[in-house]
The RNA shown here (Bacterial RNase P class A) has 342 nucleotides and comes from an uncultured SAR86 cluster bacterium.
Its mean pLDDT, the model's own confidence on a scale to 100, is 77.
Parts: sequence; structure tokens; C1' cells
RNA sequence: CGAGCUGACCGAGUAAUCGCUGAUUUUUUUACAUCAGAGGAAAGUCCGGGCUCCAAAGGAUAAGACGCCAGGUAACGCCUGGGAGUAACGAAAGUUACUACGGCUAGUGCAACAGAAAAUAAACCGCCUAAUCUUGGGUAAGGGUGAAAAGGUAAGGUAAGAGCUUACCGUAUAUCUGGAAACAGGUAUAGCUAGGUAAACCCCGUCUGGAGCAAGACUAAAUAGAGAUUCUUUAAUGUGAUCCGCAUUGAAUCUGGGUAAGUUGCUAGAGGUUUGUGGCGACAUAAAUCCAAGAUGAAUGAUUACUUAAAACAGAACCCGGCUUAUGGGUCAGCUCUCCAA
Repeated sequence: CGAGCUGACCGAGUAAUCGCUGAUUUUUUUACAUCAGAGGAAAGUCCGGGCUCCAAAGGAUAAGACGCCAGGUAACGCCUGGGAGUAACGAAAGUUACUACGGCUAGUGCAACAGAAAAUAAACCGCCUAAUCUUGGGUAAGGGUGAAAAGGUAAGGUAAGAGCUUACCGUAUAUCUGGAAACAGGUAUAGCUAGGUAAACCCCGUCUGGAGCAAGACUAAAUAGAGAUUCUUUAAUGUGAUCCGCAUUGAAUCUGGGUAAGUUGCUAGAGGUUUGUGGCGACAUAAAUCCAAGAUGAAUGAUUACUUAAAACAGAACCCGGCUUAUGGGUCAGCUCUCCAA
């Protein structure tokens, strides 16, 4: 220099002509004119809400979700900072990434096979010893099996060994220092031991009504105020389940008929941008300023020119904050590799 991998950001713009939708001016209506017109994920429908209704009677149980500490936020299973652990790179310091990160001394369960033995823990080989050709005693340091086998390394000691003793590490208890905390470090004492697993059942702590814009509201119109059946106050119904409570007096099924049109909800917000202040940061706050699609069988397209990487993934349907997934190309950062030079 080039290529690759990982992460973050961007994800086209300007002008003209014609076409489509909405708003505004005017207006009886229209025409002309002006302005605006799909995304970083609009996707998945996975979380959290705003809003509407059940509807104002609630309580308990079950069920579900989350799980280190401290903050942020309307809220969250999200985000920020810190801690611990794991992995990669590195001589190390450290850097980067990830974490489903409360509890195994409340209880229950599971760990095949192998192995002597895997929660009633043990003696296959080996070592030592007494004997004699058969066995007994001691041992758990060495070897074997296994994912895991009575803390680790070293020395002393012993018949041979063992925390048997000692030193260091580890563990437990007490205490001190730093820190808001999770935690980190120190000191003293004690030979102290059989562990693993909870996205295993479970225990602990915190939180949790439901349905959803096809919610809901209004206007206009039409029809058949139709027929049949079941249960009915010792009952039934009432927007997740069960029970208790409260309220009401009807509840449900089938057949058949009518309407399915219009308006609203529908886009001015937990809103955007810029600057100042505070904060490591997520963010908060003050001032100024702006109004960025509202379709409804579903609008935003085509051509030309220039800048140029614009080729991919891909199209709003009540709105917002997140997460996850897909993605050509460009920029930045880190790492790896080839080649060249010093």
C1' cells in the first nucleotide's frame, strides 16, 4: 500500500418537465398558485407505555416475569457507570468482548458408561508389615477409571503413609482500612473439608387486571318489535383462571332477514433543532426557534442533467421508548494477513 474480520455512524442530494395525495388562499363550486409527501430498520409483534372501553368493589390464591451494586427514564425484561466472573490477545501492566450475575448449610432430584468406590462414600494395582505359599493387619502419598475421587505445593516425620507437624496459598470465624454500595485489601485465630448442578423441581425478594383504533364516539339509512329451543333467585350474568365478596335481574344457542354509507378517532407530541448550565455517562434543565405523510382496494411515480459510493435490506395505516433480525456501499476505530522499504 492492498485485502479481510469485528464494532459504531450514514443510508443519498440539487435542479427542471409531466403525473398522484394532502393542506392553505379564494370560493357557489372549481381552476391557478404556494408548501409538504415512507425507514434505519417502517420488518419481527418480542417487551414497556400513552390513549379508548369493560367500570368503578374489591380481596386472597394460583400463574407469569425479573434477579450483582448505584443511577437514568413516563415505564421496562431497556440504557449508563461501577464490581465480579469467563474468554481472546499480550512478557507483563493491560485492552477488547460476553454474562440467564439472589440461594445447594430448608428440602427433593440428577450425574449413563467406566471405576474398588459418585451422599450410608472406598481399596483394583501399588507401598509397609507378620507369617507361609492361605492369608491377616496398616495405608490412601504413587498409578489406573472418570467431567468430577477425602484442598494444593514443598519440607520434616513415619514400618510405610496421611494436616501427622511446619511454611506459603486456599477455606472458615472475628476485626480493621478504602468505597454510598456491590466489592477490594490487611491483621489475628483455627488443621479446617465432600463437592457439582437451580434457562433442575424448589426457596427468597420485587413487580403484574383484561381487551385493543377492526378500541371507541357521532350522523344518516334500511329491515322482520321475526321464529324456535334450553336454563332461570337453592339460579344466572358481570373483559384472563379459581374462591370469597359486591352489583344487577335475566342469560344463552340455532334458523332467517336488514345494514355494512359517511364523519371522527387521525397526527402539535413523555415532539424536533441550536446554544448555555450541571453530570464520567445515560440524561436533566433554561432560553430561542420549527411544525416534517395522514392514505382507506390503499397516494409519494417517470424522464433528463450534475455531485457521486448510492447497486443492498426493503413500503407508514393510532402514536411513542426499546430490543432482536436483514443489509450493497462509504467514513472512523481496533485487530489479522500478503507484499515492499527502513

It matches the Rfam family "Bacterial RNase P class A". The family's RNA type in Rfam is ribozyme.